[in-house]
């Protein structure tokens, strides 16, 4: 340089001016720089004392907002919810049978149907080779066509068993999984052939049921645990037709079978898992062919349930178009765009989706030193 692969990076700056939301701190009763300490309230309590609160809203209460200041606020796929686990409950979830699920071999790993290595099969460019046909050339050759075998880097495998068993085989053909049948032949199923098809009597498919080995208890953050209204149940005391209880306080009077008192379990509503302490994120060094590991330093990195992460408005950067200028390389101006999507208990992977810009490697093949 051509061509064909592979692996990562980003994921639009910057300014104003307006908002959302996490945390921390001070603010927030009164005296005190601080320990404290007075005062009120409210529970327990015979007291003495002891505990817990003391600002506004909102709520019956749990609780929850509410000012200031600082400060933290999406994604490489946060999507799918597909695959493995962390964590909660089910008896400390232990054996079994039936379900499901993975399958070459060795590693990694918390665990995986993920990820490394490697054997095998299949693929992989007519770049090179090779043949050839044609145009140029006096020839070496070179160019263009056509036809060809193997492979490179990569790619892709649903790559455990067909000496347990069952089932399967389209068209063709006389017969497709039972063995025979059909023509020749012979004393005799005694030789020999038998077009078709992928396969003709020995086999083949296990991406068919099935066997082997291994791995899976079930359910899911609407999991779980606490607090705790109203309303209907539920259990206990107590008083009640010798009138309890209501008729806004009392008494006449009327009505009249239930009334109060506590406890207890659920729900709505609240908090709590749940948001920095972890399979965590960044650099360095080391072992390893690699997936990973182990050491040292270094950092703390959204987070709800009226569900934040935004809206304007300007510059600039980018892609395209379009005019114009310029011999070109470019260059000014104008217009559109500037993906895909957007956390919800956390992680580890698969898989899709995604304008564009970027960076490194590997193969083959030409030239050139």
């Nucleotide at each position: 340089g051509a061509a064909g692969c592979c692996c990562g990076c980003c994921a639009g700056a910057c300014u104003g001016c307006c908002g959302c939301u996490g945390g921390u701190g001070c603010a927030a009763g009164c005296c005190g720089c601080a320990a404290g300490g007075a005062c009120g309230a409210c529970g327990u309590g015979c007291a003495a004392a002891c505990g817990u609160c003391g600002g506004g809203u909102g709520g019956a209460a749990a609780c929850a907002c509410c000012g200031c200041a600082c400060u933290g606020g999406a994604g490489g796929a946060a999507c799918g919810u597909c695959c493995g686990g962390a964590c909660u409950g089910c008896a400390u979830a232990g054996g079994g049978c039936a379900g499901c699920g993975u399958a070459g071999c060795a590693g990694c790993u918390a665990a995986c149907g993920g990820c490394u290595g490697u054997c095998c099969a299949c693929u992989g460019a007519a770049a090179u080779g090779c043949g050839u046909g044609u145009a140029c050339g006096c020839a070496a050759g070179u160019g263009c066509g056509c036809g060809u075998u193997a492979u490179a880097a990569g790619g892709u495998g649903a790559g455990g068993a067909u000496c347990a068993g069952a089932g399967c085989a389209a068209c063709a053909g006389a017969g497709a999984c039972g063995a025979g049948c059909c023509g020749a032949u012979u004393a005799a199923g005694u030789u020999c052939g038998g077009g078709u098809g992928a396969a003709a009597c020995g086999g083949g498919c296990a991406a068919u049921c099935u066997c082997u080995a291994c791995g899976c208890g079930c359910a899911g953050c609407a999991a779980u645990a606490c607090c705790a209204a109203g309303u209907a149940g539920g259990c206990a005391c107590a008083c009640g037709u010798u009138g309890a209880c209501g008729g806004g306080g009392c008494c006449c009077c009327c009505g009249g079978a239930g009334u109060g008192u506590g406890c207890g379990g659920g729900u709505a509503g609240g908090u709590a898992g749940c948001a920095c302490c972890g399979a965590g994120c960044c650099a360095c060094u080391g072992a390893g062919u690699g997936a990973u590991c182990a050491g040292u330093g270094g950092c703390c990195c959204a987070g709800a349930u009226u569900a934040a992460u935004g809206g304007c408005a300007g510059u600039c950067a980018c892609a395209u178009u379009g005019a114009g200028g310029g011999c070109a390389a470019c260059c000014u101006c104008a217009a559109u765009g500037c993906a895909c999507a957007g956390a919800a208990u956390c992680c580890g992977g698969c898989u899709u989706a995604u304008c564009g810009g970027u960076g490194g490697g590997c193969u083959u093949c030409a030239c050139a030193c």
Overview
This is a predicted structure of a 369-nucleotide RNA (Bacterial RNase P class A) from a Gammaproteobacteria bacterium. The coordinates come from a structure-prediction model, not an experiment, and the mean pLDDT is 75. Of the family's consensus pairs, 93% are formed in the model. The gene name in the source record is rnpB. NCBI's taxonomy places the organism under Bacteria, Pseudomonadati, Pseudomonadota, Gammaproteobacteria.